RNAcentral holds the full RNA, with entries from ENA. Predicted 3D model of a 350-nucleotide part of an RNA (small-subunit ribosomal RNA, central domain) from an uncultured prokaryote. The coordinates come from a structure-prediction model, not an experiment, and the mean pLDDT is 88. Rfam family: Bacterial small subunit ribosomal RNA.

[in-house]
Context: one part of a larger RNA
RNA sequence: CUGGGCGUAAAGGGCGUGCAGGCGGUUCGUUAAGUCUAGAGUGAAAGCUCCCGGCUCAACUGGGAGAGGUCUUUGGAUACUGGCGGACUAGAGGGGGGUAGAGGAGAGUGGAAUUCUCGGUGUAGUGGUGAUAUGCGUAGAUAUCGAGAGGAACACCAGUGGCGAAGGCGGCCCCCUGGUCCGAGACUGACGCUGAGACGCGAAAGCGUGGGUAGCAAACAGGAUUAGAUACCCUGGUAGUCCACGCCGUAAACGAUGGGUACUAGGUGUCUGGGGUAUUGACCCCCUGGGUGCCGUAGCUAACGCGUUAAGUACCCCGCCUGGGGAGUACGGCCGCAAGGUUAAAACUC
Numbered sequence: 001c002u003g004g005g006c007g008u009a010a011a012g013g014g015c016g017u018g019c020a021g022g023c024g025g026u027u028c029g030u031u032a033a034g035u036c037u038a039g040a041g042u043g044a045a046a047g048c049u050c051c052c053g054g055c056u057c058a059a060c061u062g063g064g065a066g067a068g069g070u071c072u073u074u075g076g077a078u079a080c081u082g083g084c085g086g087a088c089u090a091g092a093g094g095g096g097g098g099u100a101g102a103g104g105a106g107a108g109u110g111g112a113a114u115u116c117u118c119g120g121u122g123u124a125g126u127g128g129u130g131a132u133a134u135g136c137g138u139a140g141a142u143a144u145c146g147a148g149a150g151g152a153a154c155a156c157c158a159g160u161g162g163c164g165a166a167g168g169c170g171g172c173c174c175c176c177u178g179g180u181c182c183g184a185g186a187c188u189g190a191c192g193c194u195g196a197g198a199c200g201c202g203a204a205a206g207c208g209u210g211g212g213u214a215g216c217a218a219a220c221a222g223g224a225u226u227a228g229a230u231a232c233c234c235u236g237g238u239a240g241u242c243c244a245c246g247c248c249g250u251a252a253a254c255g256a257u258g259g260g261u262a263c264u265a266g267g268u269g270u271c272u273g274g275g276g277u278a279u280u281g282a283c284c285c286c287c288u289g290g291g292u293g294c295c296g297u298a299g300c301u302a303a304c305g306c307g308u309u310a311a312g313u314a315c316c317c318c319g320c321c322u323g324g325g326g327a328g329u330a331c332g333g334c335c336g337c338a339a340g341g342u343u344a345a346a347a348c349u350c
Base pairs, nucleotide, nucleotide: 003322004321005320006319007304008303012318014201015200016199017198021194022193023192025088026087027086028085029084030083031082033081034080035077036076037075038074039073040072041071042069048066049065050064051063052062053061054060091191092188093187097182098181103177104176106174108172109171110154115149116148117147118146119145120144121143125136126135162169163168206247207246208245209244210243211242215241216240220236221235222234223233258317259316260315261314262313263312266295267294268293269292270291271290272289273288274287275286276285299306300305323350324349325348332343333342334341335340
């Protein structure tokens, strides 16, 4: 529970697409469902309120009046909401011209580095640590030069830079492809916003089948440390990390801040458009749009802080919270190969 809230106190769904539903621009006409108004009907008794009365009072009780309905019906009103019809262009969209970008998918390709293999030089150590040791090395290591193999990741550029709804995206080239933004302004004419269910996407880890495996590295083994050391440090090392296809569906999935629209001082940096000025031209300077940061006015806030990218002022729609523990657990349902996920209590206790 018709209340108050959700950045940090409990509380924004991980993100999107979108059916139903809720809400919806300007204007004219019509209707009269909502709405408003008048009349009628009905709203049993008891109860409730007022007045009068009966028990000595009161409780209790008798009589009268009234109130009481999202009610029914008839007539009327037409501002607003709704229905129907017409018109409009400021919302929304798409056609044409431009634009920046690690947006997505596929195929190819490059250099540095690590490791390994082969060959050359070369000799006794190397590696590692706080210090050691395990380890590696005279069967020639480490170091150094040349050649080769293979996998993974892309230094500098690189930036409170960019792109994407979120997760996320970074060498280079090609192909396919999504979205944004800007200017002109012909076209459609409210086509919009939100969105329970639903559907799709969704880091890492994990799972299935097949492949791959350089480096790293849970588990594991050994060496140290220590009272012990199932750790931190060291030497190794398997899953995994990579690819294809299929699952899983979680996260401090965070801006811990749902989406949309309108309004409300400024200053300053940066990314990317358009215009003007200027110039041989790139700059500089001015105006204007879209992002992304910092500071800050009013206002808000428990404070911290937020502050035109609002946590300000309002409206629309969705999600969520309601003392701590028990517990995001049990049971049941649904989903999953499993791991588990999701929905989600109570007893008891403070």